Two RNAs folded together computationally: RNase P RNA and transfer RNA, 425 nucleotides in total.
Its mean pLDDT, the model's own confidence on a scale to 100, is 79.
It holds a member of the Rfam family "Bacterial RNase P class A". By type it is a ribozyme.
RNA sequence: AGAGUUGGCCAGACAGUCGCUGCACCUUCGGGUGUGGAGGAAAGUCCGGGCUCCACAGGGCAGGGUGCCAGGUAACGCCUGGGAGGCGCAAGCCUACGGAAAGUGCAACAGAAAGUAUACCGCCUAAGUCCGCGAGGACCGGUAAGGGUGAAAUGGUGCGGUAAGAGCGCACCGCGUCGGUGGCAACAUUCGGCGGCGAUGGAAAACCCCACCCGGAGCAAGACCAAAUAGGGGAACAUUGGCGCGGCCCGCGCUGUUCCCGGGUAGGUUGCUUGAGGUAUGCGGUGACGCAUAUCCCAGAUGAAUGGCUGUCCAACGACAGAACCCGGCUUAUCGGCCGACUCUCACU
RNA sequence: GCUCCCAUCGUCUAGUGGUCCAGGACACCGGCCUCUCACGUCGGUAACAGGGGUUCGAACCCCCUUGGGAGCGCCA
Numbered sequence: 001a002g003a004g005u006u007g008g009c010c011a012g013a014c015a016g017u018c019g020c021u022g023c024a025c026c027u028u029c030g031g032g033u034g035u036g037g038a039g040g041a042a043a044g045u046c047c048g049g050g051c052u053c054c055a056c057a058g059g060g061c062a063g064g065g066u067g068c069c070a071g072g073u074a075a076c077g078c079c080u081g082g083g084a085g086g087c088g089c090a091a092g093c094c095u096a097c098g099g100a101a102a103g104u105g106c107a108a109c110a111g112a113a114a115g116u117a118u119a120c121c122g123c124c125u126a127a128g129u130c131c132g133c134g135a136g137g138a139c140c141g142g143u144a145a146g147g148g149u150g151a152a153a154u155g156g157u158g159c160g161g162u163a164a165g166a167g168c169g170c171a172c173c174g175c176g177u178c179g180g181u182g183g184c185a186a187c188a189u190u191c192g193g194c195g196g197c198g199a200u201g202g203a204a205a206a207c208c209c210c211a212c213c214c215g216g217a218g219c220a221a222g223a224c225c226a227a228a229u230a231g232g233g234g235a236a237c238a239u240u241g242g243c244g245c246g247g248c249c250c251g252c253g254c255u256g257u258u259c260c261c262g263g264g265u266a267g268g269u270u271g272c273u274u275g276a277g278g279u280a281u282g283c284g285g286u287g288a289c290g291c292a293u294a295u296c297c298c299a300g301a302u303g304a305a306u307g308g309c310u311g312u313c314c315a316a317c318g319a320c321a322g323a324a325c326c327c328g329g330c331u332u333a334u335c336g337g338c339c340g341a342c343u344c345u346c347a348c349u
Numbered sequence: 350g351c352u353c354c355c356a357u358c359g360u361c362u363a364g365u366g367g368u369c370c371a372g373g374a375c376a377c378c379g380g381c382c383u384c385u386c387a388c389g390u391c392g393g394u395a396a397c398a399g400g401g402g403u404u405c406g407a408a409c410c411c412c413c414u415u416g417g418g419a420g421c422g423c424c425a
Stems, first nucleotide, its partner, number of pairs: 001345010012313007020037007039320001043331002046329005051218004058250004063214005068082005083097001084095004098209002103207002106202001120147002122143003128139004155173006174197001175195005180189003222270004232261006241255004263424003277296008314318001350421007359375004367405001377393005398414005
């Protein structure tokens, strides 16, 4: 210098001016002054929790979710660290990563054969039978080295062996298993023994099995005040019932419930923002994170505010996008810029 | 705001791992029939919302995105 990996941060700045809105104060009730006013994703609603009601949510079945190990956390399908496998020269990145030696099912077409295995071409003719004077041929067979099919074909290489072959035998590699050693564990092993290996193929984002977790509904939850009225009509079910309970049974509580037609009202208060909160420092930990101290208050609307214009500056006109009960995550969208750590290549010293 | 559901030719739909370069009806286009049109008949064009994953193989199974639709106040 070029190429790349990774962690974090910002999301135009300042000033003027005109507006919108929550709160506090003042007010001559018209308003005025002060102060606060979107995001890293406020989004998708995909997970987890708080909160509220149903029973302070109980037992069983069904159903759903998660799935290497250890830790963090309020909890998680998240995060951190580690293991294994895969990709990359490397920094580093990716992984729905339990079980197919419990069972059932699946694998179209092709192929001899797709898991209870098997033989199309090929190779062989030692043994046995027959024919032939003989070379040889036929039968009975042997084999899975080679070819061919397929997405996938039942360890690999070499030597021996054989009629030809084959873990048939041996050596090395691979695999499995037992023990030792290291590690909390997953797992590793340059350690030792055993097993010739059709054991134990694939697929569980097929059913399923194993382990662990999960009660349901959601702020239009829920509580209160006010207003209004035709407190009506019909249907279904019914005490071994119905409802809470939105899968079923038990159990608990309540005693009509649900649907349709018709009617009234759609106003206000609360829930509502101080919270698993932010910032700084110190300590513990590899880290996620935890602890202690100090300090700060940082949107809360309900037709729903957070904006427009002008000027100056910038790496020069600035992307994706707008809170609605609140948090922790994940995922998706996103112009441009800044900082830290690291890798590879080339050049020079 | 919350909770659910759906997506296949222009339209309505079949398909729920392979025999599907996706079948049928209506519509559209062309030929035949007719003096011409209609009817009839023969043939054709035309689709799995987009992306990624699992699998030998995906319209179908899983994840993300996009688009569309439905329901939800109080009183009696």